[in-house]
RNA sequence: GGCGCUGUAGCAUAACGGAAGUGCAGCGGUCUCAUAAGCCGCCGGCGCAGGUUCGACACCUGCCAGCGCUA
Numbered sequence: 001g002g003c004g005c006u007g008u009a010g011c012a013u014a015a016c017g018g019a020a021g022u023g024c025a026g027c028g029g030u031c032u033c034a035u036a037a038g039c040c041g042c043c044g045g046c047g048c049a050g051g052u053u054c055g056a057c058a059c060c061u062g063c064c065a066g067c068g069c070u071a
Stems, first nucleotide, its partner, number of pairs: 001070007010024004018054001026042005047063005
């Protein structure tokens, strides 16, 4: 250089093109003499920029980053 895969919350991971959930962590409450566990609630995210579409995490193009294969 060429080809392929991956990129979603602090971490791990879902999502027929109808607009983003789950677990852990964190915070608040409940319970306890207290802590932990349990229970209730909250916080927080689609790598970046364009395009297609009434509508994009999902399709197309370019770029960036990581991994692998190849020369």